[in-house]
Molecule: RNase P RNA; transfer RNA
Organism: Thermotogota bacterium
RNA sequence: AGAGUGGGAUGAAUGGUCGCUGGAUGAAACGCCAGAGGAAAGUCCGGACUCUUCGGGCAAGGCGCCGAGUAACAAUCGGAGGGAGUGAUCCCUGGUAAGGGCUAUAGAAAAGGAAACCGCCUUUUUUUAGGCAAGGAUGGAAAGGUGAGGUAAGAGCUCACCAGCAUCUGAGUAAUCAGAUGGCUUGGUAACCCCCGUCUUGAGCAAGGUCAAACAGGAAAGAUGAGUUGCCCGACUCAGCCUUUCCGGGUAGACCGCAAAGAUAAAUGGCCAUUCAAGACAGAAUCCGGCUUAUAGUCCCACUCUUCAU
RNA sequence: GCCAGCGUAGCUCAACCGGUAGAGCAACGCAUUCGUAAUGCGCAGGUUGAGGGUUCGAGUCCCUCCGCUGGCUCCA
Numbered sequence: 001a002g003a004g005u006g007g008g009a010u011g012a013a014u015g016g017u018c019g020c021u022g023g024a025u026g027a028a029a030c031g032c033c034a035g036a037g038g039a040a041a042g043u044c045c046g047g048a049c050u051c052u053u054c055g056g057g058c059a060a061g062g063c064g065c066c067g068a069g070u071a072a073c074a075a076u077c078g079g080a081g082g083g084a085g086u087g088a089u090c091c092c093u094g095g096u097a098a099g100g101g102c103u104a105u106a107g108a109a110a111a112g113g114a115a116a117c118c119g120c121c122u123u124u125u126u127u128u129a130g131g132c133a134a135g136g137a138u139g140g141a142a143a144g145g146u147g148a149g150g151u152a153a154g155a156g157c158u159c160a161c162c163a164g165c166a167u168c169u170g171a172g173u174a175a176u177c178a179g180a181u182g183g184c185u186u187g188g189u190a191a192c193c194c195c196c197g198u199c200u201u202g203a204g205c206a207a208g209g210u211c212a213a214a215c216a217g218g219a220a221a222g223a224u225g226a227g228u229u230g231c232c233c234g235a236c237u238c239a240g241c242c243u244u245u246c247c248g249g250g251u252a253g254a255c256c257g258c259a260a261a262g263a264u265a266a267a268u269g270g271c272c273a274u275u276c277a278a279g280a281c282a283g284a285a286u287c288c289g290g291c292u293u294a295u296a297g298u299c300c301c302a303c304u305c306u307u308c309a310u
Numbered sequence: 311g312c313c314a315g316c317g318u319a320g321c322u323c324a325a326c327c328g329g330u331a332g333a334g335c336a337a338c339g340c341a342u343u344c345g346u347a348a349u350g351c352g353c354a355g356g357u358u359g360a361g362g363g364u365u366c367g368a369g370u371c372c373c374u375c376c377g378c379u380g381g382c383u384c385c386a
Base pairs, nucleotide, nucleotide: 001306002305003304004303005302006301007300008299009298010297012275013274014273015272016271017270018269020035021034022033023032037281041292042291044290045289046288047287048286049204050203051202053235054234055233056232057231058230060200061199062198063197064196065079066078067077068076080093081092082091083090084089094195095194099193100192101189102188103187117136118135119132120131121130122129144162145161146160147159148158149157163185165182166181167180168179169178170177171176208256209255210254211253217247218246219245220244221243222242224239225238226237227236249385250384276279311382312381313380314379315378316377317376320335321334322333323332329366338352339351340350341349359375360374361373362372363371
């Protein structure tokens, strides 16, 4: 210098002027103070908070290598195995050797060593009968792979190495790694059911609480009902002018919840001047921690590779 | 705001527990008729809302976007 990897910041600035929302002081006005984001978005996870009497079970759902960590979580940190890249670095992650299901078409056969189209070998004049699965063919996948021995031809039939499994020993908190021994081999799919571990009761601020205003009741169901808006059980409490559902009627108010931005039509803006790189995505509605998605441009930090110079 | 559901041919809908995306109407062509309609025969039309993933294989399973629809106040 070029190419790249990971992370972070900013996302117009200054001045003038005219407005908008909220607050404190004040009799009122002027003036004063505060006034969108890194995602306020999607609502995908996790909580706080609120209501529901308590407990248990089922169902349903989230997460998923291991350890730490947190109020909680899928954040974060460290480690393990596999894969991509020259590298910085990035991506993936329980169990198919508990059980069940699926594996279309093709193929002899798709998971029981059941079955054999071409083929190989033996027998037979030929037909036939028997043995085999090395090679061909089918398929995404064919019953460990490669080589040697062996055999009529073949085959873990035997041996060496490699992959995998089980047991033992050692290291490690663990995932896992290393070594030894053994029998001789077991397809894929769990973003299919399921199993294992762990967490969650359910509903959500239109939750819910206080006050006020107005009105008109009717039908059906349940006998015991209700107390959870998935289900079941037990206890407890309440009601007998009960409860649930549907139709009809009334009200569309105030305050709290609700915030060092903050309403219930809902503010956070317009114009002018100067400067520059010429301004992207976008706009709170109960509040936080993450994730995901959108984002013009500018700046910073750490690291890697190549080339050149010293 | 909060919570659910849906998206397949021009329209209305199918497609089992993942295995060649179909039906009716409409459109087009031919026949029939003097001509049209009806009728009969034939034919075309699909990136299954978009993108990515799992899988041998995705309309179907998982994730992220886009669009549409529905429900949710209080009193009695």